The RNA shown here (Bacterial RNase P class A) has 351 nucleotides and comes from a Gammaproteobacteria bacterium. The coordinates come from a structure-prediction model, not an experiment, and the mean pLDDT is 77. Of the family's consensus pairs, 95% are formed in the model. Rfam family: Bacterial RNase P class A. It is annotated as a ribozyme. Taxonomically the source falls in Gammaproteobacteria (Bacteria, Pseudomonadati, Pseudomonadota).

RNA sequence: CGAGUCGGCCGGACAGUCGCGGGGAUCCACGGGAUCCUCGAGGAAAGUCCGGGCUCCACAGGGCAGGGUGCCAGGUAACGCCUGGGAGGCGCGAGCCUACGGAAAGUGCCACAGAAAACACACCGCCGAUGGCCCACGGGCACAGGCAAGGGUGAAAAGGUGCGGUAAGAGCGCACCGCGCGGGUGGCAACACGCCGCGGCAGGGUAAACCCCACCCGGAGCAAGACCAAAUAGGGAGGCCAGGAUGCGGCCCGCAUCGCCUCCGGGUAGGUCGCUUGAGGCAGCCGGUGACGGCUGUCCCAGAUGAAUGACUGUCCCCGACAGAACCCGGCUUACAGGCCGGCUCGAUUU
Repeated sequence: CGAGUCGGCCGGACAGUCGCGGGGAUCCACGGGAUCCUCGAGGAAAGUCCGGGCUCCACAGGGCAGGGUGCCAGGUAACGCCUGGGAGGCGCGAGCCUACGGAAAGUGCCACAGAAAACACACCGCCGAUGGCCCACGGGCACAGGCAAGGGUGAAAAGGUGCGGUAAGAGCGCACCGCGCGGGUGGCAACACGCCGCGGCAGGGUAAACCCCACCCGGAGCAAGACCAAAUAGGGAGGCCAGGAUGCGGCCCGCAUCGCCUCCGGGUAGGUCGCUUGAGGCAGCCGGUGACGGCUGUCCCAGAUGAAUGACUGUCCCCGACAGAACCCGGCUUACAGGCCGGCUCGAUUU
């Protein structure tokens, strides 16, 4: 200097004149208004994908079905999130990815090609003693029978390499490797081991196929819910009715209550609360590899409700990206013009 990788941050600014929403103070002629002070959209407010707080069902238990997660250990209120580690894979590397329990419980599927993709029935082939045929007496041919070692096909074909053995072969036997089981060492564990022993040894893949296993899970949602005011028709019809009905997402048991359901018709749609002090922010110190936790101090930082931050002028320059809270938090995912900072890796050059 270039390329890469991981992490953090900003994301229009200044001045003036008017105008908005919340809170507070003072004043007034108290219907309501005036003046002043102060606060006022995001890193994703987005998607509504997860987890909760909170409210109600409701006093709320057990099971089945159903759903979710899926290596280990931690963090957290909790999670499908985060951190650290293990295994597998990609990359020269820094790093990155994983829908990562089980194929010896069972069922299903594996196109085409190939003899054959699980009763593993042999395409090209190898052997073929004895018996048969031929013969130049060297040998040749074929049947019965034997083989799956060689070739071919394929992503994958009865573990791999070598030696022995055999008519020719084959874990048929042996050595090493692989695989399975048992033990030992290290580690909390997943797991690792150029460690020890036994066994010739269940042909592969696929569970993001059905399934099995382990752990977890009530439902509905701020349009939840509570209160106040007002109005109407304390209307009409039908059904079930205690051996019954209703309630709890489905079903069963159990529990609770004593009424419930359907149709026609009529009235209201207003206001207050919930509503922002929180699993809160910031700073310092301590513990921990880390996520994070503890202690001390400090701060209050939007609460609208047809929905608040807008308009104009002047200047600057990065000429302005994605984009606006609606009960609140912790995550994940997606979008983002332009710019800044730092760690690490690789390459080139110079000293």